The RNA shown here (Bacterial RNase P class A) has 366 nucleotides and comes from Aleya cavernae. Taxonomically the source falls in Aleya (Bacteria, Actinomycetota, Micrococcales, Jonesiaceae). It is recorded under the gene name rnpB. Of the family's consensus pairs, 96% are formed in the model. Rfam family: Bacterial RNase P class A. By type it is a ribozyme.

[in-house]
RNA sequence: UGAGAUGGCCAGACGAUCGCGGCAGUGCUUGCACUGACGAGGAACGUCCGGGCUCCGCAGAGCAGGACGGUGGGUAACGCCCACCCGGGGUGACCCGCGGGAAAGUGCCACAGAAAACAGACCGCCUAACUGGUUUAGGUAAGGGUGAAAAGGUGGUGUAAGAGACCACCAGCGCAUCGGGUGACCGAAGCGGCUAGGUAAACCCCGUCCGGAGCAAGGCCAGACAGAACACGCUGAGGCGGCUCGCCGAGUGUUCGGGUAGGCUGCUCGAGCCGUACGGCAACGUACGGCCUAGAUGGAUGAUCGUCAGCCGCUAACAAGUAAUUGUGGCGGUUACAAAACCCGGCGUAUCGGCCAUCUCAUCCG
Numbered sequence: 001u002g003a004g005a006u007g008g009c010c011a012g013a014c015g016a017u018c019g020c021g022g023c024a025g026u027g028c029u030u031g032c033a034c035u036g037a038c039g040a041g042g043a044a045c046g047u048c049c050g051g052g053c054u055c056c057g058c059a060g061a062g063c064a065g066g067a068c069g070g071u072g073g074g075u076a077a078c079g080c081c082c083a084c085c086c087g088g089g090g091u092g093a094c095c096c097g098c099g100g101g102a103a104a105g106u107g108c109c110a111c112a113g114a115a116a117a118c119a120g121a122c123c124g125c126c127u128a129a130c131u132g133g134u135u136u137a138g139g140u141a142a143g144g145g146u147g148a149a150a151a152g153g154u155g156g157u158g159u160a161a162g163a164g165a166c167c168a169c170c171a172g173c174g175c176a177u178c179g180g181g182u183g184a185c186c187g188a189a190g191c192g193g194c195u196a197g198g199u200a201a202a203c204c205c206c207g208u209c210c211g212g213a214g215c216a217a218g219g220c221c222a223g224a225c226a227g228a229a230c231a232c233g234c235u236g237a238g239g240c241g242g243c244u245c246g247c248c249g250a251g252u253g254u255u256c257g258g259g260u261a262g263g264c265u266g267c268u269c270g271a272g273c274c275g276u277a278c279g280g281c282a283a284c285g286u287a288c289g290g291c292c293u294a295g296a297u298g299g300a301u302g303a304u305c306g307u308c309a310g311c312c313g314c315u316a317a318c319a320a321g322u323a324a325u326u327g328u329g330g331c332g333g334u335u336a337c338a339a340a341a342c343c344c345g346g347c348g349u350a351u352c353g354g355c356c357a358u359c360u361c362a363u364c365c366g
Stems, first nucleotide, its partner, number of pairs: 001362010012308007020039002023036006041337001045348002048346005053214004060245004065210005070084005085099001086097004100205002105203002107199003122144002124140006130133001152170006171195001173192003177188004218265004227256006238248002272291008309335007317328004
C1' cells in the first nucleotide's frame, strides 16, 4: 500500500422564527396566559422467545399437548450469552452447525439406474447345453454404466470366473483396560466379528422445562337505567383454561327492551444508568461513590430559513503531474432506517454515511 477478519462507537451541528406534551412556579376571568428546566431509539420496529407485575380462591397431581437437546459455566429466566469439545469451511485472522438416540421398533429414500436395503445380474467375465444365436440355463459384485448414496479400501492367496472365502496392512465400528481432563472428549496399546447406507425440521424413544389470561391485566370514584319472557341448575349450574382427579359451591344461558361509553389509579426508582476497585479466560458477580433520565391516550417530541460539516455526482477555473489523477474552488444533489404506550432481558429484521481499536494474508521499502 492492497485485500480481508473481529469487536465497539456516532446517527449531522449551531442560530433564528413559529408550534406541541406533561411537570414546577406566578397571575387571574378556574381553564387559560406567561416564565422556567425537561421531552424517543439503536433498533423505540417485528411481537419470535424469557421474566417481573396483575387477575383467575390456592397454582396442586396425572394424562394429553408444546418447547428445548454436545459439555461446563452465567443469569430472575430463556430457545439468550460466555468458554470449551466434536464436525465442516477458509492459506490465515476467523466463520458456520435445528450438535440426544438410526446395532428399541415402524415408515420413507424423487429422478436416473438391472438393483435403494432379508440386496441386486443391464453390459461384462466364467461354465454347460444345443437349434451355433442379438440363444437358453447356471455361477460371479473383481471391471463398466446410473445416482446425493451401490453394502469397507489396497495388495496377495485362491478359483472355471469370482468373492473377507482366506491372509497382511489401513480405515471404521463394538467391547473392556490404562493415562489426561470437572466434563463433552482426547491419546495409547488389546480383543472381537470382517463391516454396520441415509433420514428423527417422519412417527417414535430418552432426558429437562412449561397452569391460563394479559395494563383493553387489575383497583377506585362519579353518573345513568326498567325490567320482562323462556330454558337449565345442590341428582351440582358455573368457576376451570384440552381431559380426568382434586378444590370452591348458586346461579347460569338465550331473546327482547333500557342505560352508559367520563375521571383517577396502575404509570414509571428500575433484575435502573454512570464511574472506580476487586474476583473471574470470559459471560458475569461483589463492594463503594455519584445520578434521576418521556409518560401521551386519537395519542406530544415537529416545521421553515440561514451558516457550517460529512458524503455523492458534474465541472476542469487555480496549483502539482508526461498522463491517469490529486488538492483547492464552483454548481447541483443528499444526510438513512424508523418513532415510546405497564416495565425489563434477549433474538431477529431495517439502516445514508462515517469513525476507532485489535488481528490476518499478500506485496514493497528499511